Predicted 3D model of a 72-nucleotide RNA (transfer RNA) from a Betaproteobacteria bacterium. Its mean pLDDT, the model's own confidence on a scale to 100, is 84. NCBI's taxonomy places the organism under Bacteria, Pseudomonadati, Pseudomonadota, Betaproteobacteria. The sequence was found in a public genome assembly. It matches the Rfam family "tRNA". It is annotated as a transfer RNA.
RNA sequence: GCCGGAUUAGCUCAGGGGUAGAGCAACCGCCUUGUAAGCGGUAGGUCAUCUGUUCGAUUCAGAUAUCCGGCA
Numbered sequence: 001g002c003c004g005g006a007u008u009a010g011c012u013c014a015g016g017g018g019u020a021g022a023g024c025a026a027c028c029g030c031c032u033u034g035u036a037a038g039c040g041g042u043a044g045g046u047c048a049u050c051u052g053u054u055c056g057a058u059u060c061a062g063a064u065a066u067c068c069g070g071c072a
Stems, first nucleotide, its partner, number of pairs: 001071007010024004018055001026042005048064005
């Protein structure tokens, strides 16, 4: 330099056009003599950034940024 992949909750990841979810973690409650485990609940997201397409974009297209891999 060229090519490809990834970027979504504190962490690990789903979701591939119609107002975003799980597990773990956090907080509250139940249980327990108490703690852990277990059970129930609550909160937590400008979906990396910008632009475009669309009635509507996390999702499609382009650019940028960061990370990973391959080739030279």